[in-house]
RNA sequence: GAAGCUGGCUAGGCAGUCGCCGCUUGCGCAAGCAGGGGGAGGAAAGUCCGGGCUCCAUAGAGCGGGAUGACGGCUAACGGCCGUACGCAGCAACUUUUAUAUCGCAAGAUAUAAAGGCCAAGGCGAGGAAUAGGGCCACAGAGACGAGCGUAUUUAGUUACGGUGAAACGCGGUAACCUCCAUCCGGAGCAAGGCCAAAUAGGGUAGUAAUGGCGUGGCUCGCGCUGCUACCGGGUAGGCUGCUUGAGCGCAUGAGUAAUUGUGCGCCUAGAUGAAUGACUGCUAUCCGCAGAAAUGCGGCACAGAACCCGGCUUAUCGGCCAGCUUCCUUC
Numbered sequence: 001g002a003a004g005c006u007g008g009c010u011a012g013g014c015a016g017u018c019g020c021c022g023c024u025u026g027c028g029c030a031a032g033c034a035g036g037g038g039g040a041g042g043a044a045a046g047u048c049c050g051g052g053c054u055c056c057a058u059a060g061a062g063c064g065g066g067a068u069g070a071c072g073g074c075u076a077a078c079g080g081c082c083g084u085a086c087g088c089a090g091c092a093a094c095u096u097u098u099a100u101a102u103c104g105c106a107a108g109a110u111a112u113a114a115a116g117g118c119c120a121a122g123g124c125g126a127g128g129a130a131u132a133g134g135g136c137c138a139c140a141g142a143g144a145c146g147a148g149c150g151u152a153u154u155u156a157g158u159u160a161c162g163g164u165g166a167a168a169c170g171c172g173g174u175a176a177c178c179u180c181c182a183u184c185c186g187g188a189g190c191a192a193g194g195c196c197a198a199a200u201a202g203g204g205u206a207g208u209a210a211u212g213g214c215g216u217g218g219c220u221c222g223c224g225c226u227g228c229u230a231c232c233g234g235g236u237a238g239g240c241u242g243c244u245u246g247a248g249c250g251c252a253u254g255a256g257u258a259a260u261u262g263u264g265c266g267c268c269u270a271g272a273u274g275a276a277u278g279a280c281u282g283c284u285a286u287c288c289g290c291a292g293a294a295a296u297g298c299g300g301c302a303c304a305g306a307a308c309c310c311g312g313c314u315u316a317u318c319g320g321c322c323a324g325c326u327u328c329c330u331u332c
Base pairs, nucleotide, nucleotide: 001328002327003326004325005324006323007322008321009320010319012284013283014282015281016280017279018278020039021038023036024035025034026033027032041303045314046313048312049311050310051309052308053189054188055187056186065185066184067183068182069181070084071083072082073081074080086125087124088123094117095116096115097114098113099112100111101110102109103108128180129179133178134177135174136173137172145170149162150161151160152159193241194240195239196238203232204231205230206229207228208227212226213225214224215223216222248267249266250265251264252263253262254261255260287300288299289298290297291296
């Protein structure tokens, strides 16, 4: 320097005008006004896996069910991540053979193509047990798990061989069939949960009434229901909370191959709920397309948007930048 692979970062910038949702300061009885400051993502997505938190009994035992499965480590935890080993596929490079073309007197050299070998970095792993037991083994083959069968042979089912097939006369294969072993898993979820609490209707208690009215087949007692007033309690609408300071982020440094983690310093970074985070204008950066000899002009800018919060995985994504690893070439 070229090619390949892996990982990380970023997701335009500045200014002006008009708005929207929180926070805070001042003024105001209040409504509100004025100032200051904050306001989507690397995936906020799918809701697939794991946890925090809340309620149900501080979630304990049995049965059933589910998940995971090399070895070691990390972590709050994981089906995640890191390291090591093993296996599988396989591009480049290298190499072998063949063909063609060119050069060459020839030997041979170079290039291209095809088929192999070996396969870097890197990629992918259905990744415990087949002597606990059951089931199954396509096609081919006479026969597929049971031993029988055929041929030859022997005192004797005694011995040898048997086309096919992954496996054949033998205690083979398959657990991505059931099963067994080890480890883990209680359920529901922020519409969890907690607090305040209107009107109307209904409930309870007390008082009240010409000791009223109605029912109890006619009457009396008794019993039940009913009017008004006050108080109490539950629930609904609505409001508040949970709510964003957290397994947090940045820098330095120590331990560790790494994932990760200790220490010190600094920082505060959305909290809506019929759901804010926007619109317009100007200048400008990087690319892309078109036109142009050029200067330049015109047009364009990925996927997508919080909803209790984290750690992962997967999926979507226009571009730009950086680092590491491997192979080859050149130079010192």

A computed fold for a 332-nucleotide RNA from Methylovorus sp. MM2, annotated as Bacterial RNase P class A. The sequence is in RNAcentral, with records from ENA and Rfam. A source record names the gene rnpB.